[in-house]
């Protein structure tokens, strides 16, 4: 570097629950464990979601409007452990 086990150590923890925060998407926190080797960090490109906004009879937004989420798919950065090459 490259691979990941019926190994050891150790980490994080979906759903749902309760509680507090936001108008929402979410979010912290506690219980709790579907699952993860980067399910650590960055909201970079892609999708996705939410509040506004303009139009409009309804759908549409290609909005120099404002967020939310990386446990979606890419992409940067770091980094534990190893049987085996």
């Nucleotide at each position: 570097c490259c691979a990941g086990a019926u190994a050891a150590a150790g980490c994080c923890a979906a759903a749902c629950c309760u509680g507090g925060c936001g108008c929402g998407a979410g979010u912290c926190a506690g219980g709790g464990a579907c699952g993860g080797a980067a399910a650590a960090c960055c909201a970079c490109g892609g999708a996705u979601c939410u509040c506004c906004c303009a139009a409009u009879g309804c759908u549409u937004g290609u909005g120099c409007g404002a967020g939310a989420a990386c446990g979606c798919c890419g992409g940067g950065u770091u980094g534990c452990c190893u049987c085996u090459a």

The RNA shown here (c-di-GMP-I-GGC riboswitch aptamer) has 85 nucleotides and comes from an uncultured Desulfobacteraceae bacterium. Of the family's consensus pairs, 95% are formed in the model.